[in-house]
RNA sequence: CGAGCGAAACGGCAAACCCGGCGAAAGCCGGCGGCGCAAAGCUACGGGUCUCUGCCCCUCGGGGCGUGAUCGCCGAGCCACCGAA
Numbered sequence: 001c002g003a004g005c006g007a008a009a010c011g012g013c014a015a016a017c018c019c020g021g022c023g024a025a026a027g028c029c030g031g032c033g034g035c036g037c038a039a040a041g042c043u044a045c046g047g048g049u050c051u052c053u054g055c056c057c058c059u060c061g062g063g064g065c066g067u068g069a070u071c072g073c074c075g076a077g078c079c080a081c082c083g084a085a
């Protein structure tokens, strides 16, 4: 110095609840808050899960396609702060 790794410090992010806004919904954005996180930084690329304004099937409650959402579900790719054991 680099990689694995994850003690400390400086800092970082921000779950649920509640409030406001957007959306058909899942959910997202802002405020509050802090459950947690060493990639809880980025990319929906693979799988999973969720959604139903649209289409199809059907035993009318579901299924499929497609749409959208989720990277704080997992994997993959890219990038990154600090430096004890």
Base pairs, nucleotide, nucleotide: 005083006082012037013036018031019030020029021028022027035072041078042077043076045075046074047073048070049069050068052066054065055064056063057062